[in-house]
The RNA shown here (Glycine riboswitch aptamer) has 91 nucleotides and comes from an uncultured Hyphomonadaceae bacterium. The coordinates come from a structure-prediction model, not an experiment, and the mean pLDDT is 80. The sequence was found by an Rfam model in a public genome assembly.

RNA sequence: AAACUUCCUCGGGGAGAGAGCAAGGUUCACCCCUGCCGCCGAAGACGCAACCGCCCCGGAAACGCUCAGGCAAACGGACCGGAGGAAGUUC
Numbered sequence: 001a002a003a004c005u006u007c008c009u010c011g012g013g014g015a016g017a018g019a020g021c022a023a024g025g026u027u028c029a030c031c032c033c034u035g036c037c038g039c040c041g042a043a044g045a046c047g048c049a050a051c052c053g054c055c056c057c058g059g060a061a062a063c064g065c066u067c068a069g070g071c072a073a074a075c076g077g078a079c080c081g082g083a084g085g086a087a088g089u090u091c
Stems, first nucleotide, its partner, number of pairs: 002090009012080002018037001020036003024032002038071003044067001046064002051059003
């Protein structure tokens, strides 16, 4: 100098599913609250779970579930890149 890994910060991309019905809230729409159905899975949580390990046991998914969350836009969003900083490893 280069490559890789981890952490932090900034920024980019980022799906799915009813702008559902009824009443109320100053209320045409949006929004809020209540009730009633129909759906989604990529915050999170959970799983008797694929898989992995040091295999007594433990870790655990993009799988399952749908509690939570979501179903015009916005916000959010697993995950994948980019930049900077710090530490470590290899050469």